[in-house]
RNA sequence: GCCGCGGUAGCUCAUGUAGUAGAGCGCAACUCUGAAAAAGUUGAGGUAGCCGGCGCACGUCCGGCCCGCGGCA
Numbered sequence: 001g002c003c004g005c006g007g008u009a010g011c012u013c014a015u016g017u018a019g020u021a022g023a024g025c026g027c028a029a030c031u032c033u034g035a036a037a038a039a040g041u042u043g044a045g046g047u048a049g050c051c052g053g054c055g056c057a058c059g060u061c062c063g064g065c066c067c068g069c070g071g072c073a
Base pairs, nucleotide, nucleotide: 001072002071003070004069005068006067007066010025011024012023013022019056027043028042029041030040031039049065050064051063052062053061
């Protein structure tokens, strides 16, 4: 330098056929307990790497850039 895959919640990842984003773990409160752990219930937390384009409407499609992983040279 070229090719492929990936970047979404604090962490690990879904969603990918465009229609205002979820799970597990973690965190907070409550229930339970003498207290805690475990368990249960509820909740907070993300405008989806950045910029632009298409479109009535993009996390999702298109282009450029940045970062990570793998391959080729």
The RNA shown here (transfer RNA) has 73 nucleotides and comes from a Minisyncoccota bacterium. Rfam family: tRNA. Lineage of the source: Bacteria > Bacillati > Minisyncoccota. The prediction has a mean pLDDT of 84.